SAM riboswitch aptamer (S box leader) from a Bacteroidia bacterium, 111 nucleotides, folded computationally. Its mean pLDDT, the model's own confidence on a scale to 100, is 80. The organism belongs to Bacteroidia, within Bacteria.
RNA sequence: GAUUUAUAAAGAAGCGCUAAGAGACAGGCUCUACGAUGCGCUAGCAACCUGAAAGCAACGUUUAAGGUGCUAAAUCCUGAUUUGGGUAAUGAUGCUCGAAGAAUAUGAAUU
Numbered sequence: 001g002a003u004u005u006a007u008a009a010a011g012a013a014g015c016g017c018u019a020a021g022a023g024a025c026a027g028g029c030u031c032u033a034c035g036a037u038g039c040g041c042u043a044g045c046a047a048c049c050u051g052a053a054a055g056c057a058a059c060g061u062u063u064a065a066g067g068u069g070c071u072a073a074a075u076c077c078u079g080a081u082u083u084g085g086g087u088a089a090u091g092a093u094g095c096u097c098g099a100a101g102a103a104u105a106u107g108a109a110u111u
Stems, first nucleotide, its partner, number of pairs: 001111008013042005021031003025079004043071003048067003051063003075103001081100008
């Protein structure tokens, strides 16, 4: 990097260094020299994997020691495509509210 699968409206910040851009991409919107982003340390959140506890065991529960992850905004919002409802209309189609799905991120397994 690829494939499969699960999850993504909850939750959790301080310090130091850095530096002008940053939030994946496009549009929007937002954050940012009152220092964003990134990196490091510490702290925390969560419970995907491992471990631990009760249990014969499975499912499930608890825990949080280890491996990841995460700690602005719903994945910040919308976005291939398909489809259901509402609405104006003969209709094409437009507007609007959903569902699936795509894309993205993270875990686990395989490669």